Transfer RNA from Streptococcus chenjunshii, 72 nucleotides, folded computationally. It matches the Rfam family "tRNA". The family's RNA type in Rfam is transfer RNA.
């Protein structure tokens, strides 16, 4: 140089182009408890960055970036 992959709450996933983007850990409230700690209930938090294609993009093309693989 050249080619494939990856990138989504704090952190680990999940979603054949279609509903408010799933779920678990964490985190804060609150219930139980003398007090914690378990367990229950709520709630907060995200699709790398930019541009197309489409009624409609996490998902489909470009390119940036940043990891990771193989050639040369």
């Nucleotide at each position: 140089c050249c080619a494939u992959c990856u990138u989504u709450a704090g952190u680990g996933u999940a979603a054949u182009g279609g509903a408010u983007a799933u779920c678990a850990c964490a985190u804060a409230a609150g219930a139980u408890u003398c007090c914690g700690g378990u367990u229950c209930u709520u709630a907060u938090a995200a699709u790398g960055g930019g541009g197309g294609u489409u009624c409609g993009a996490u998902u489909c093309c470009c390119u940036c970036a940043a990891g990771a693989u193989g050639g040369a």